The RNA shown here (c-di-AMP riboswitch aptamer (ydaO/yuaA leader)) has 135 nucleotides and comes from a Deltaproteobacteria bacterium. The coordinates come from a structure-prediction model, not an experiment, and the mean pLDDT is 84. NCBI's taxonomy places the organism under Bacteria, Pseudomonadati, Myxococcota, Myxococcia.
């Protein structure tokens, strides 16, 4: 000087929704990359377009109550989330909403759109990593 083992500490979450560059006094705008979505051939698949059909999303489906139907309320459920990753166990929570507009299966080339919003952080055991310090 390096830094193995070891020790101590540490990391926000859901979601595609991030990073960089340029212009601008600022607000903001534009571009690129990354991530995400939609449309769109042959081949293949599928038949039924008013009981309309379809897309994003975990958010489907059923039962009870109310009821003219429904809306509303309650219960359950497919499915989804819980803090570095993963396995096991227990526990908790969600199980919405929005859009297209008569129209779309898959789909190479190609075309096109978005890059928000909301919120805090369950526990135990096993295994495996990142960063920092000591060494």
């Nucleotide at each position: 000087g390096c830094g193995a083992g070891a020790u101590u500490g540490u990391a926000g979450c859901c979601g595609a929704g991030a990073u960089c560059c340029g212009u601008u006094a600022c607000c903001a705008c534009g571009g690129a990359u990354g991530c995400g979505g939609g449309g769109g051939a042959c081949c293949c698949a599928c038949g039924a377009u008013u009981u309309g059909g379809g897309g994003c999303g975990u958010a489907u489906u059923c039962c009870u109550u109310c009821c003219u139907u429904a809306a509303g309320a309650g219960g359950a459920u497919a499915g989804g989330g819980c803090a570095c990753u993963u396995c096991c166990a227990a526990g908790c929570c969600c199980g919405a909403g929005c859009c297209c507009g008569u129209c779309a299966g898959c789909u190479a080339a190609c075309c096109u759109c978005g890059u928000a919003g909301g919120c805090a952080u369950u526990u135990g055991g096993g295994a495996g990593g990142g960063c920092a310090a000591u060494g």